[in-house]
Molecule: Glycine riboswitch aptamer
Organism: Inhella gelatinilytica
RNA sequence: CCGCCUCGCUCAGGAGAGCGUCCCGAAAAGGGGCCGCCGAAGGCGCAGGCUGGUCACCAGCCGAACGCUCAGGCAAAAGGACUGGGCAACCUGC
Numbered sequence: 001c002c003g004c005c006u007c008g009c010u011c012a013g014g015a016g017a018g019c020g021u022c023c024c025g026a027a028a029a030g031g032g033g034c035c036g037c038c039g040a041a042g043g044c045g046c047a048g049g050c051u052g053g054u055c056a057c058c059a060g061c062c063g064a065a066c067g068c069u070c071a072g073g074c075a076a077a078a079g080g081a082c083u084g085g086g087c088a089a090c091c092u093g094c
Base pairs, nucleotide, nucleotide: 002093003092006089008087009086010085011084012083013082018035020034021033022032023031024030036074037073038072042070043068044067045066048062049061050060051059052058053057
């Protein structure tokens, strides 16, 4: 100095599922009860992968868009895994 990874900020895109019903409330705000649903914040679990060992087993780490739906969500808004652009930090390498 450049590139990538990682993390952060910002812009754009971004799915799914009842505008269910009853009660409180001035209220299409907000809250609570009941039934039915969704998976792409987060969380949990397994599959799987990597490393090591006393190696047909054990231990540690990572762990999905798969599963569960605790949380969250089921008009709009907000949120939203992930993708792309921009900026910045840091590490490694040359």